[in-house]
Bacterial RNase P class A from an Anaerolineales bacterium, 381 nucleotides, folded computationally.
Rfam family: Bacterial RNase P class A. By type it is a ribozyme.
The gene name in the source record is rnpB.
The organism belongs to Anaerolineales, within Bacteria.
The sequence is in RNAcentral, with records from ENA.
RNA sequence: CCACCCCACCGGGUGGCCGCUGGGCGGUUUGUCCGCCUGGAGGAAAGUCCGCACUCCACAGGGCGCGGCGCCGGGUAACACCCGGCGUGGCGGCGGCUUUUGCCGCUGCUGCGGGAGCAGGGCCACAGAAACAGAUCGCCGUCCGCUUUGGCGGGCGGUCAGAGUGAAAAGGUGGUGUAAGAGACCACCGGCGCAGGCAGCAAUGCCUGCGGCCAGGCAACCCCCGCCGGGAGCAAGGCCAAGCAGGGUCGAGGUGCUGCCCGCACCGUUUGAGACCCGGGUAGGCUGCACGAGGCUCACCGAGAGGUGCGUCCCAGACAGAUGGCCACCGGCAGCCCUUCGGGGCUGUUACAGAAUGCGGCUUACAGGUGGGGUGGAGGA
Numbered sequence: 001c002c003a004c005c006c007c008a009c010c011g012g013g014u015g016g017c018c019g020c021u022g023g024g025c026g027g028u029u030u031g032u033c034c035g036c037c038u039g040g041a042g043g044a045a046a047g048u049c050c051g052c053a054c055u056c057c058a059c060a061g062g063g064c065g066c067g068g069c070g071c072c073g074g075g076u077a078a079c080a081c082c083c084g085g086c087g088u089g090g091c092g093g094c095g096g097c098u099u100u101u102g103c104c105g106c107u108g109c110u111g112c113g114g115g116a117g118c119a120g121g122g123c124c125a126c127a128g129a130a131a132c133a134g135a136u137c138g139c140c141g142u143c144c145g146c147u148u149u150g151g152c153g154g155g156c157g158g159u160c161a162g163a164g165u166g167a168a169a170a171g172g173u174g175g176u177g178u179a180a181g182a183g184a185c186c187a188c189c190g191g192c193g194c195a196g197g198c199a200g201c202a203a204u205g206c207c208u209g210c211g212g213c214c215a216g217g218c219a220a221c222c223c224c225c226g227c228c229g230g231g232a233g234c235a236a237g238g239c240c241a242a243g244c245a246g247g248g249u250c251g252a253g254g255u256g257c258u259g260c261c262c263g264c265a266c267c268g269u270u271u272g273a274g275a276c277c278c279g280g281g282u283a284g285g286c287u288g289c290a291c292g293a294g295g296c297u298c299a300c301c302g303a304g305a306g307g308u309g310c311g312u313c314c315c316a317g318a319c320a321g322a323u324g325g326c327c328a329c330c331g332g333c334a335g336c337c338c339u340u341c342g343g344g345g346c347u348g349u350u351a352c353a354g355a356a357u358g359c360g361g362c363u364u365a366c367a368g369g370u371g372g373g374g375u376g377g378a379g380g381a
Stems, first nucleotide, its partner, number of pairs: 001377010012330007020040008042352001046363002049361005054233004066229005071085005086113012115224001120222002122218003136163002138159009171189006190214002192211008237287004246278005253267005294313003298309004331350008
């Protein structure tokens, strides 16, 4: 310097003009008006896929059922999240063995993860005889028939060593054995199971012995085992409360002209004007609702996720839903041109998206850029 991977971060800046919105102060013609000051989106605010907080409703006890999760240890309020480890698959590197293919060991990155065919059921496309039990070809035996004595055809039976199909067909190599064969038997290798020992908190790993146990796969099909799970969601919920209607008590007057007296008009005194009180509660308002599992710096603990402590900061809160638009300059990136190699000019482009109770995750989208780390390669000293 190049390629790939991982992690963290940024994701335009300044000024002017016109606007929007929360709060405070002032003005005011009192109207959700005006002025000033101040705050005003994100890394995903998104999908609403998990986990919680919070709120209301439900809830003796037991059973059936339904849903979710699933190696081990740790972190956390919790998790289907994160960290570390274990096992296994893939890709790459190094080393050893091997003629090669390949095998083994170590290592980096990365996907996945309970138990299963002797608990049980189900499924395994196409092809193929057969998909878990099976005989198509082939091989072998025997019987019958034919025969040119080489064999051929048919029936019955044995056989998976060979062929063929397939993603997958019953461990591998060599031998014994046999009519032909076969873990049928034997040696070695591989796998599985059981027992024991050692290391580890554990998953697990290593070693030893025994057993021919070697008849597959799918549990993201049901199921079995263990653990967890009540429902709805801030339009949750709480408080205040016009008007209209309702209930109760009092009640013979009340209202207007009209401040008082008179008068007049209207409404009432069985169908009760009017006044006061009451509960539920509509419109509407307030709250929930912005100090929180909060951000930042430093120190300590830890391998890490993370934890603890000190200090410091206050950082949107709408309810038809604000956070915007235009212009100028400066940036970033791409292309083209010029160059005195320092750079300059022109054009294009500048993403995804956008709060609505809050928080922790996951996933998805994203123009362009920055930093760090790992692996491999190339070149130079």